The RNA shown here (c-di-GMP-I riboswitch aptamer) has 82 nucleotides and comes from a Nitrospirota bacterium. Its mean pLDDT, the model's own confidence on a scale to 100, is 83. The sequence was found by an Rfam model in a public genome assembly. It matches the Rfam family "c-di-GMP-I riboswitch aptamer". A reference for the family is Weinberg et al. (2007), "Identification of 22 candidate structured RNAs in bacteria using the CMfinder comparative genomics pipeline", Nucleic Acids Res.

[in-house]
């Protein structure tokens, strides 16, 4: 150095669900709050999910939009032990 990832240590993130903001929705944004998480980091390029809209006529197609805490890619990172 790499794999690996610990009942280690130090910081870190923040599910449900509450509250006030926002969006037509999906959803987003501060709080609180903690179920998890070694990439819960970024990043819609593949796929998947979701919510408009179109046309069209049932069974796909285009559009526009959202989800990085779903998958896989890609970049870039903290400790660090068997």
């Nucleotide at each position: 150095u790499a794999c690996g990832g610990a009942u280690a240590a130090a910081g870190g993130c923040g599910a449900a669900c509450u509250g006030c903001c926002u969006g037509a929705a999906a959803g987003g944004g501060c709080a609180g709050g903690g179920c998890g998480c070694a990439a819960a980091g970024c990043u819609a390029c593949c796929g998947g999910u979701c919510c408009c809209c179109u046309g069209c006529u049932c069974a796909g197609a285009g559009g526009g939009g959202a989800c990085g805490g779903c998958g896989g890619a890609g970049c870039c990172g903290c400790c660090g032990a068997a």